[in-house]
């Protein structure tokens, strides 16, 4: 330098073009003498950035950045 894959919550990971789901973690309550476990509930992501298409974009298209991988 080129090809491919990926970027979504603190972490991991889903999401036929139509309300962004789940797990861990966090907070509160219950349970306990207390802690842990367990149960219930809650907060937390305008989806890496900028454009385009569309009534509507995390999703499709273009460019940029970053990461991984392969080739040179």
């Nucleotide at each position: 330098g080129g090809g491919c894959u990926g970027g979504u919550a603190g972490u991991c990971c889903a999401a036929c073009g139509g309300c962004a789901a789940g797990a861990c973690g966090c907070c509160a309550c219950g349970u306990u003498c207390g802690c842990a476990u367990c149960g219930u509930g809650g907060a937390g992501a305008c989806u890496u950035c900028g454009g385009g298409u569309u009534c509507a974009a995390a999703u499709c298209c273009c460019g940029a950045c970053c990461a991984g991988u392969c080739c040179a």
Molecule: transfer RNA
Organism: Candidatus Acidifodinimicrobium mancum